A computed fold for a 145-nucleotide RNA from Mesorhizobium silamurunense, annotated as FMN riboswitch aptamer (RFN element). It matches the Rfam family "FMN riboswitch aptamer (RFN element)". About the family: The RFN element is a highly conserved domain that is found frequently in the 5'-untranslated regions of prokaryotic mRNAs that encode for flavin mononucleotide (FMN) biosynthesis and transport proteins. The prediction has a mean pLDDT of 77. Of the family's consensus pairs, 97% are formed in the model.
[in-house]
RNA sequence: UUAAGUUCUCAGGGCGGGGUGAAAGUCCCCACCGGCGGUAAGGGUCUCGACCCGAGCCCGCGAGCGCCUCCCGGAAACGGGAGGGUCAGCAGAUCCGGUGUGAUUCCGGAGCCGACGGUUACAGUCCGGAUGGAAGAGAACGUAC
Numbered sequence: 001u002u003a004a005g006u007u008c009u010c011a012g013g014g015c016g017g018g019g020u021g022a023a024a025g026u027c028c029c030c031a032c033c034g035g036c037g038g039u040a041a042g043g044g045u046c047u048c049g050a051c052c053c054g055a056g057c058c059c060g061c062g063a064g065c066g067c068c069u070c071c072c073g074g075a076a077a078c079g080g081g082a083g084g085g086u087c088a089g090c091a092g093a094u095c096c097g098g099u100g101u102g103a104u105u106c107c108g109g110a111g112c113c114g115a116c117g118g119u120u121a122c123a124g125u126c127c128g129g130a131u132g133g134a135a136g137a138g139a140a141c142g143u144a145c
Base pairs, nucleotide, nucleotide: 005141006140007139008138009137010136016030017029018028019027031125032124033114034113035061036060037059038058042053043052044051045050056112057111064090065089066087067084068083069082070081071080072079073078094110095109096108097107098106116128117127118126
């Protein structure tokens, strides 16, 4: 310096004001929020050789729902529990102008999106599964060279 491996730690933000109403942080008007890795022409530090930051809507991933398998209950519909991830169905959403060789990333402007269940009334923001899981981030141990 560094494969494989083991262990541990960490790993999501947001309804404030007004209106209607019997009832709304769920509707309407104004507002607020943006997980992880990659890319990046912008920004920063500086020993000038590097390093750090930089996209919700570009590429990919994650949780959730669905699906599948097994077990239990049930006549069945279906319910409960455990497991699987490529089974990949849901899994969102961006344009215009500027600069430039080059930008859906920079600058300016205008838009758009947000699992499932619950609820006196329809939820990205409330409550719940969740003291869960997890993309991944980091540390320690440690083997070969």

The sequence was found by an Rfam model in a public genome assembly.